[in-house]
RNA sequence: CAAGGUGGUCGGAUAGCUGCGCUACGGCGAGGAAAGUCCGGACUUCAUGGAAACAUAAUACCGGAUAACGUCCGGCUGGGGAGACCCAAGGGAAAGUGCCACAGAAAAUUACCGCCGACUAUAUGUUUGGUAAGGUUGAAAAGGUGGGGUAAGAGCCCACCGCAAAUAUGGUAACAUAUUUGGUCAAGGUAAACCCUAUUUGAAGCAAGACCAAGAACGGAAAUAAAACGGGGCGUUUCCACUCCGUCCAAUAGGUAGGUCGCACCGAGCCAAUAUGGUAACAUUUGGCCCAGAUGAAUAGCUAUCACGCUUAGCAAUAAGCGUACAGAAUCCGGCUUAUAGACUGCCUUAAAAA
Numbered sequence: 001c002a003a004g005g006u007g008g009u010c011g012g013a014u015a016g017c018u019g020c021g022c023u024a025c026g027g028c029g030a031g032g033a034a035a036g037u038c039c040g041g042a043c044u045u046c047a048u049g050g051a052a053a054c055a056u057a058a059u060a061c062c063g064g065a066u067a068a069c070g071u072c073c074g075g076c077u078g079g080g081g082a083g084a085c086c087c088a089a090g091g092g093a094a095a096g097u098g099c100c101a102c103a104g105a106a107a108a109u110u111a112c113c114g115c116c117g118a119c120u121a122u123a124u125g126u127u128u129g130g131u132a133a134g135g136u137u138g139a140a141a142a143g144g145u146g147g148g149g150u151a152a153g154a155g156c157c158c159a160c161c162g163c164a165a166a167u168a169u170g171g172u173a174a175c176a177u178a179u180u181u182g183g184u185c186a187a188g189g190u191a192a193a194c195c196c197u198a199u200u201u202g203a204a205g206c207a208a209g210a211c212c213a214a215g216a217a218c219g220g221a222a223a224u225a226a227a228a229c230g231g232g233g234c235g236u237u238u239c240c241a242c243u244c245c246g247u248c249c250a251a252u253a254g255g256u257a258g259g260u261c262g263c264a265c266c267g268a269g270c271c272a273a274u275a276u277g278g279u280a281a282c283a284u285u286u287g288g289c290c291c292a293g294a295u296g297a298a299u300a301g302c303u304a305u306c307a308c309g310c311u312u313a314g315c316a317a318u319a320a321g322c323g324u325a326c327a328g329a330a331u332c333c334g335g336c337u338u339a340u341a342g343a344c345u346g347c348c349u350u351a352a353a354a355a
Base pairs, nucleotide, nucleotide: 002350003349004348005347006346007345008344009343010342012306013305014304015303016302017301018300020029021028022027031326035337036336038335039334040333041332042331043205044204045203046202048241049240050239051238052237053236054235057200058199059198060197061075062074063073064072065071076090077088078087079086080085091196092195096194097193098190099189100188112135113134114131115130116129117128118127143161144160145159146158147157148156162185163182164181165180166179167178168177169176170175209261210260211259212258219249220248221247229246230245231244232243233242269289270288271287272286273285275284276283277282307324308323309322310321311320312319313318
């Protein structure tokens, strides 16, 4: 210098004029994603408690963080990459069921070509027996490579690898390494197929919900006490306890265009630290801060200058013009995912070729 990987910050500033919302009258006022509504909660109602089972849904290697999570951090294993790094919906195929199109002889015990033997001494042909090493097809052909052996072949035998089991060492663990034994080495793949196993899982949601104001009309037939019986108490069912409502028939009024709270200052809050602990996520401590609360919906518009980028002219200084991303709170918080012009910056990698 070039190419690449992985993080972080900003994403406009100042002044003037005009216009808004809240307010304890001091002052404050749209984001890193406010978006998606994909997760987890705080909070609210059902609602009243216990026990059990099921459904539904989710997760799935190990350890940690967190209020919690399907999130995050650190590891292990597998895959990709030359590497820095990136990806994983990472338990079970020996509980069962299903599927593997087309091609191919055949997709879990199959033989098309081929090889070998017999009929036959040789060749060809037919028939028959052996074979799965070579070839065809395919994502995949049923452990791999090499050697021996064989009529020709095959874990048939051997060596190494793979696989399984045991032991030892290291590690909290997932696992890794080594040794020994085993060819009676049985298991093709697929579970983001059904399923099995382990762990967890109530429903609905601020248009949740609480309160105030306003408004609200008539009958008929029985009974006059309780018991019994019936119904309700919100994922479903069962059991127990507790509690509320209930005579039958018929007909129909008011309200659901108002207001207050919920609703922002006590919050799992934010910022900082060469603090302490930890590899880290993060926790603790210390110091500082209060940072929208609208309700048809405020948080803005204009002007000027500056900043940044691009284009043109110019030797240069400079001048002129154009542009400045994605995008706007609605109960709140922790994440994930998606969109993003441009500017700045930390750390790491480097195969081949060239200088």
Molecule: Bacterial RNase P class A
Organism: Alphaproteobacteria bacterium